């Protein structure tokens, strides 16, 4: 930053699509981490559970529970003393020692170069042991229910010894053994109770005070002072700050309790008892408030741990709020009026404050086209997206502010609310219920059902940070802060790096040769980010307190170890092959892929592009200059309204002054909240993210200055406009009078068979006398010449002549008004034609209609009548291709030339000529301007004002609504749905029932034919087992096929074969080869023989034959619409194209077009063109004449003939005449004259023209068959048609006889000769000759000469048949030729129509070749006899320049238009249903707040919500049935447009008709 896409191509308009950003997303596939964000856009849909607002005992009285405390009563239990006995003993501390280990100075052997360093020595801290404190107390145990020292039977351990035994040491013990007391006194303790008082601590409800008006939620209403933004004044303010003053002294009562009561609950009721910072007087008043200025009125609450905390008044402040203003805020005019407290005044009321806020009077006012009322949509903003800006979109998360809180009303309380988690009514709805009655309200946090394409956990914590309460502590806090889930977004990191070529293997392609997947991978090496285990372990905290969390972060260990995919690959738009489908199946944003070779479906491989994502849907902006302010149009593309003709409201405005300062420009002030955007810095590893600070905010508001422009204002100019005076054209306009010449019709003469009318003819009219004339009349419409790209009017539109009337224009001339102008949305006027209304009028014309033709039909065009209407007068209608497809004004920018009006100069005796000059109206053209065509001083230039007016096409100027209108109808003016274009202009070409020229046996003049018969030969069709294929208008049909009996042969039936009948390669074996049995139609199958050859190093080679074995052969299978290559055809026409210049924006033009002239783009001349190249001519071949040289043959033969090889000749050269030229007519000469004849030679190209079956060849298809061999058969069938030829029909013949002249050509498996044989075909036969020598071949026939035949189905024609023969050949039946004889069909020149051919040509007449064993009536050659006719280009037919029109380009076999029929779609009418919406009019009337009343708890009253009635409006759905539109590869019917589209088109109207 731009691309695709309208076309054959181009250039414009235009639309439609893409490429880029962005999202609160969603859906598809696929998913490793981390960090920060973000997460119901729908159903303001309904909600189960849980929690989201409390706190305060230092305001209060009480109630439970617990715990001390004092003293005070019992109850119980126990001690202790009044007596005695006994004696155990630890730990740890400290303190001082002592083994050891650490660690820390010091001193330091020793080597000494810094410096390292055994070892001692202190000290410290860990641990081992010992002693001391330290054995007294204080405690403890026991006893006359009977202790202890003490003794002590007896029983046990342990030692000694080899055991026992015994002996020592230790323990344990039954048992002996004492003083003393005596059922009590004093004291003490525990413990349990009871009361009391007093202190703490918990719970509980209760009075009370603060907060529940914050925080959080959501967008439903709201088009407004709601919101953003600058102001403003008649206001208020709990807590919190500042100053000032005060803080005394009572009273009376509830609540909870505490008894009773009713009730199922909720909850009420009654008795009675109390306390306050609860409530109320009194006192005092700094100060407040009233105030008649005298005065009147007016507060308080205490509690304290003794620091304080608090109360009351009043003034101030901070922040907070109400209210009122300026400006600014989508969208409809298919919504134009709308309003009664409505707008304003008084006076009251009310409110914290102003004010119709509410009452009562008085007044009629108030908004609005700068959009009011209504109607539809939607919170607003800071921002966010997106843009290069303006600008569009948008308004999630986070900020500000407003509104809501199941729906509607309502107030209370409060400093503050009509109050989310307060009340009260009303209504749906849930849910409880003993049926009396009661409860609720997540748009807080979580979650649940629904809805929906869709959106999370019923988590932790109050640790931070804020709120609320408190004097705190502290308690409460789904605000908050963390944490879960989701790739829903940004951002950051990873999936390893390095090195590694026999470029492995595998895949994929393949020209088979290799490429590519790819250094990709194996392999070696190496890191560890991530992962996964350990381990330390934050910062957020200030001193305490940590939900995050053992999180983050460090360390360390394992080990490539745990990690890659979506989507595209025809062009926009990076990236390309195979293979499969075969207009199917499927793809697509757009254009558009597939119908057998898809880079566009599917699949695989490659290769693009992003990347934990990657595609798709959705939405917004860009690209779109595609609403265009920046920054577009409007002659033909959409677009100038039918006239600006009059003018309103706005816009806009000539020259100079001076004042003002609205715009306008400078400066200043403040204010534009924060975040966010942008610069810096600076913090998280980075960045996402955060912080911190700066700039900037274009607006807005005041204030101040300038005065150039604009504007106001005051006064002034004359150049714009006017007016005025003189003159002047003119179908301007209206009335009315009047002329003549046509037509028609009436009367009359005259006159006789027509007329009239077309392509051609009929209807018509006429002998009842018509057309034709001739006299006189009647009516009614239109004005010939003059008449002109003249003239006049604003358009529409104006035409005999005259008066009357009256509207504009122009030119000239000075004077006059002094910007009075221009332009115009609503508005008035006027407006062809047709058509309506009423009266008239009616000659011609002439829609409908009716007859006549034309036609396939003819509702037409042609023709003959013919009504409305045309005409007038009034009145509608208001529209046209009302067109210059060009609005108006004003100014500026080169001329020429004609014309109308007027004036001036020159000139003249005068007119005329000339010249200059306003004004019109016309032609060309500079420069500029347009996409171009083309405009161009009468713009489309170059400006400036102002009005219309357009934004793809169809649908549609249609519905619907509304105004007009008597109707037709006009005017305003849409949506669904539907296309990817529709459309301008110009190019190129192609057609045209356009036009100019020119050429061809095209046509005409002429000669034969075809088409009628009969054969012959080829095609269809149809038959068949098969009739093999292929060609089908000219350009298929005697063609392919220069020759089907097998053969060929590709068909068809039947019998074999399977590496094959035919190539190459490999293996064995045999040489080849040659005879031969048996079977079979043959192919061939079986089997026995016979042969042992070349070369050689002696292994084998080499031709050949046989198996074998797999690669491979084979395919007249398919497809000429994959293809070479060859051919036909336009056309042997004269075209066709290129360099380079040039001109166009470009497609493309020039050249190549014009004049001339030619068989020709042959040639000449002119020419922005110059040049060249394939075609044309020429060069080639035969042939006419001549010369020369040669000569095998020729029976000969100098010259001639012949052969064949080099030459000559002919070139408009010579003359003549017309032309500049090129050429062109005529003569001369010459064997030949204007290309002497004929052939070869075929430009770019066109028919998807033929051939794949000649060959060659892509791809596809067969592979014991689609290959190949063999017998037979069959292409030779025959109802029919057609194409091409041959005989002929007779006398220009036909038989018969005799006579005469060719040219080319064949010839060894030939051609064959003489001679015999046969009527004859032929047969024997064998001479010549590889050929100017021999043969076919006597070399011909027509022809000439004699004779007969006499018009007839014949002596014409010969078909078909019958018997007999010949040839050739394995073979002659299907199915050859050819003789002889006999038969003797049709046919008597031939409809419509059609081919050939201009001279040695038709015509006729026969020769001879190729193929080929045979088998031409065919082709191909050769000669022989030998003509007729051509005025001429009107026509038929084909081409070829030029030019023109096109709506075709597949190109006229094009294109395209409508009804009808069918299948879908959306809309619009409908009789009417259903809903739903704001109003209106009446009834009812809940709570409440004011108001009155009084019998003080009641009742009335006013407004109201919800609700009921009504009758009309608005919107939406639906609706039988109707109407048009739209789409839709092949449906009927016509042919209307597009060429002169075959009646030139198209516009309005009014009729009518299947449709056009």
């Nucleotide at each position: 930053a731009g691309a695709g896409u309208u076309u054959g191509a181009u250039c414009c308009u235009g639309g439609c699509u893409c490429a880029g950003g962005a999202u609160a997303a969603a859906c598809g596939c696929u998913g490793g981490c981390g960090g920060c964000g973000u997460g119901c856009c729908u159903a303001a849909u309904a909600c189960a559970u849980g929690c989201a607002a409390g706190u305060c005992g230092a305001g209060c009285g009480c109630c439970c529970u617990g715990c001390a405390c004092a003293g005070c009563g019992c109850a119980u239990u126990u001690c202790u003393u009044c007596c005695c006995u006994a004696g155990a003993u630890a730990a740890g501390a400290c303190a001082g020692g002592u083994c050891g280990a650490u660690g820390a100075a010091a001193c330091g052997a020793c080597u000494a170069u810094u410096u390292g360093g055994a070892g001692u020595u202190u000290c410290a801290u860990c641990a081992u042991c010992c002693u001391g404190c330290a054995a007294u107390a204080a405690g403890u145990a026991g006893g006359a229910u009977g202790a202890a020292c003490g003794g002590a039977a007896g029983a046990g351990u342990u030692a000694g010894c080899a055991a026992c035994a015994c002996u020592a040491a230790c323990u344990c013990a039954a048992c002996c053994u004492a003083a003393c007391a005596c059922u009590g006194a004093a004291g003490g303790a525990a413990u349990g109770u009871g009361a009391u008082g007093u202190g703490c601590a918990g719970g509980g409800a209760g009075c009370g005070g603060c907060g529940g008006a914050c925080g959080g939620c959501u967008g439903a209403g709201u088009a407004a002072c709601g919101c953003g933004u600058a102001g403003g004044a008649a206001c208020u303010u709990g807590c919190c700050c500042c100053a000032a003053a005060c803080u005394g002294a009572g009273g009376g009562a509830u609540a909870a309790g505490c008894c009773c009561g009713a009730g199922a609950a909720a909850u009420c009721g009654g008795g009675u008892c109390u306390a306050a910072u609860a409530c109320c007087g009194c006192a005092u008043a700094u100060g407040g408030u009233c105030u008649u200025c005298g005065g009147a009125u007016u507060a308080a609450a205490g509690c304290u741990u003794c620091g304080g905390c608090g109360g009351u008044u009043u003034g101030g402040g901070a922040g907070a709020g109400g209210c009122c203003u300026g400006c600014g805020u989508c969208u409809g005019a298919u919504u134009a009026g709308c309003u009664u407290g409505u707008u304003g005044g008084u006076a009251a009321g009310g409110u914290a404050a102003u004010g119709g806020c509410u009452u009562a009077c008085c007044a009629a006012g108030g908004c609005u086209u700068c959009g009011a009322u209504c109607g539809g949509u939607a919170g607003c903003u800071g921002g966010u997206c997106u843009g290069a800006g303006a600008g569009g979109a948008u308004g999630a998360u986070c900020a500000g502010c407003c509104a809501g809180a199941c729906u509607g009303g309502a107030a209370c309380u409060g400093a503050g609310a009509c109050a989310c988690g307060g009340u009260c009514c009303a209504g749906a709805c849930u849910c409880c219920u003993a049926c009396g009655g009661g409860a609720g309200g997540c748009a807080g946090c979580a979650g649940u059902a629904g809805g929906g394409a869709a959106u999370u956990u019923u988590g932790c914590g109050c640790a931070a940070u804020g709120g609320g309460g408190g004097a705190a502590a502290c308690c409460c806090u789904g605000a908050c802060g963390c944490a879960g889930c989701a790739a829903c977004g940004c951002c950051g990191c990873g999936u390893g790096c390095a090195g590694g070529a026999u470029g492995a293997c595998g895949g994929c392609c393949u020209u088979c040769g290799g490429g590519u997947u790819g250094u990709a991978a194996a392999c070696u090496g190496c890191u560890u980010u991530u992962a996964u285990a350990a381990g330390u372990g934050a910062c957020g905290a200030u001193u305490a307190u940590g939900a995050c969390g053992g999180u983050a972060a460090c360390u360390u260990a394992u080990g490539a170890a745990u990690a890659a995919g979506g989507a595209u690959c025809g062009g926009c738009u990076a990236a390309c092959u195979c293979c499969g489908u075969g207009c199917c199946a499927g793809c697509a944003g757009c254009c558009g892929c597939g119908g057998u070779c898809a880079g566009a479906c599917g699949g695989a491989g490659g290769a693009u592009c992003c990347a934990a994502g990657c595609g798709u849907u959705a939405u917004c902006c860009g690209g779109a200059a595609u609403u265009a302010c920046u920054g577009g149009g409007c002659g033909u593309a959409a677009a100038g309204a039918g006239u600006u003709g009059c003018g309103u409201a706005g816009g806009c405005g000539g020259u100079a002054u001076g004042c003002c300062a609205a715009g306008u420009c400078u400066c200043u002030a403040c204010u534009u909240a924060a975040a966010g955007g942008c610069c810096a810095a600076g913090g998280c590893u980075c960045a996402a993210c955060c912080u911190u600070g700066g700039a900037a905010g274009u607006g807005g508001u005041a204030g101040a200055g300038a005065a150039a422009c604009u504007g106001g204002c005051a006064a002034a100019c004359u150049a714009g406009a006017g007016c005025a005076u003189g003159a002047g054209a003119g179908a301007g306009g209206u009335g009315g009078c009047u002329g003549g010449a046509a037509u028609u019709c009436c009367a009359g003469g005259u006159g006789u068979a027509g007329g009239a009318g077309u392509g051609a003819a009929a209807u018509c009219c006429g002998u009842a006398g018509a057309u034709a004339u001739c006299u006189g009349g009647a009516g009614g419409a239109a004005c010939a010449c003059c008449a002109a790209u003249g003239g006049c009017g604003u358009a529409g539109g104006c035409a005999g002549g005259c008066c009357a009337c009256u509207g504009g224009c122009u030119c000239a001339u000075u004077g006059c008004u002094g910007a009075c102008g221009c332009u115009c949305a609503g508005g008035c006027a006027c407006g062809a034609a047709a058509g309506c209304g009423u009266g008239g009028g009616g000659a011609g014309c002439g829609a409908a209609c009716g007859g006549g033709a034309u036609u396939a039909g003819a509702u037409a065009c042609c023709c003959c009548g013919g009504u409305a209407g045309u005409c007038c007068a009034c009145g509608c209608c208001g529209u046209a291709a009302a067109c210059u497809a060009u609005g108006g004004a004003u100014a500026c920018u080169a001329g020429c030339u004609g014309u109308a009006g007027g004036a001036g100069g020159u000139a003249u005796c005068g007119a005329c000529c000339c010249c200059u000059u306003c004004u019109g109206u016309a032609g060309c053209g500079a420069a500029g301007c347009u996409a171009a065509c083309g405009c161009g001083u009468u713009a489309a230039g170059u400006a400036u004002c102002c009005c219309g007016c357009c934004u793809g096409g169809g649908g549609a100027g249609u519905a619907c609504g509304g105004u007009c209108g008597c109707a037709a109808g006009a005017u305003u003016a849409a949506a669904a749905c539907u296309c990817a274009a529709a459309g301008g202009a110009a190019u190129u070409g192609a057609c045209g029932g356009g036009g100019a020229c020119c050429c061809g046996c095209a046509c005409a003049a002429g000669c034969g034919g075809u088409g009628g018969a009969g054969c012959g030969u080829g095609u269809u069709g149809u038959u068949u087992a098969a009739u093999u294929c292929g060609a089908c208008g000219a350009u298929a049909a005697g063609c392919g096929a220069a020759g089907a009996a097998c053969c060929u042969u590709a068909c068809c039936a039947g019998g074999g074969c399977u590496u094959g009948a035919c190539a190459u390669c490999c293996u064995u074996g045999g040489a080849a080869g040659c005879a031969c049995u048996a079977c079979g139609a043959a192919a061939g199958u079986a089997g026995a023989g016979u042969g042992u050859g070349c070369c050689u190093u002696u292994u084998g080679g080499a031709a050949c034959c046989a198996a074998g074995u797999g690669a491979c052969a084979g395919g007249u299978g398919c497809u000429g619409c994959a293809u070479g290559g060859c051919c036909g055809u336009c056309g042997u026409c004269a075209g066709c194209u290129c360099g380079u210049g040039u001109c166009g924006u470009g497609a493309g033009a020039u050249g190549u077009u014009g004049g001339g002239u030619u068989a020709a783009g042959u040639c000449c001349c002119g020419c922005a063109a110059c040049g060249a190249g394939c075609g044309c001519a020429a060069c080639c071949c035969u042939u006419a004449u001549c010369g020369u040289u040669a000569g095998u043959u020729g029976a000969a033969u100098u010259u001639u003939u012949c052969u064949a090889a080099c030459g000559a000749g002919a070139c408009c050269g010579c003359c003549u005449c017309g032309g500049u030229a090129a050429c062109g007519g005529g003569g001369a000469g010459g064997a030949a004259g204007g290309a002497g004849a004929g052939g070869a030679u075929g430009a770019u190209g066109u028919c998807a023209g033929g051939u794949c079956a000649g060959u060659a060849u892509u791809g596809c298809c067969c592979u014991u068959a689609c290959g190949u061999c063999c017998u037979g058969g069959g292409c030779u069938a025959c109802a029919a048609a057609c194409a091409c030829g041959c005989u002929a029909c007779a006398a220009u013949g036909g038989c018969c006889g005799g006579u005469a002249c060719a040219a080319a050509g064949g010839g060894c498996a030939g051609c064959c000769a003489a001679g015999u044989c046969g009527c004859g075909a032929g047969a024997c036969g064998g001479a010549g000759c590889a050929a100017a020598u021999c043969c076919c071949a006597u070399c011909a026939a027509a022809g000439c000469c004699g004779g007969u035949c006499u018009c007839a189905g014949u002596u014409c024609g010969g078909a078909u048949u019958g018997c007999a023969g010949g040839c050739u050949g394995a073979a002659a039946c299907u199915c050859g030729c050819c003789u002889g004889c006999a038969u003797g069909a049709a046919g008597c020149u031939g409809g419509a129509a059609u081919c050939g051919c201009u001279a040695g040509u038709a015509a006729c007449c026969g020769u001879a070749g190729g193929u080929c064993a045979g088998a031409a009536c065919a082709c191909u050659a050769c000669g022989g006899u030998g003509a007729a006719u051509a005025c001429g280009u009107u026509c038929c037919c084909g081409g070829g320049u030029c030019u023109u029109g096109u709506a075709c380009a597949c190109a006229c076999c094009g294109c395209c238009c409508g009804u009808c029929a069918u299948a879908c779609c959306a809309c619009g009418a409908a009789a009417g249903u259903c809903a739903u919406c704001a109003a209106c009019a009446u009834c009812c009337g809940a709570a409440g707040u004011c108001c009155g009343a009084c019998u003080u708890g009641u009742c009335g009253g006013c407004c109201u919500a919800a609700g009921g009635u009504g009758g009309g409006g608005g919107u939406g759905a639906u609706g039988a049935u109707u109407g048009g539109g739209g789409u839709a590869a092949a449906g009927u019917c016509g042919u209307a447009a597009c060429a002169a589209g075959g009646u030139a088109u198209c516009c309005g109207u009014a009729c009518c008709g299947g449709a056009a």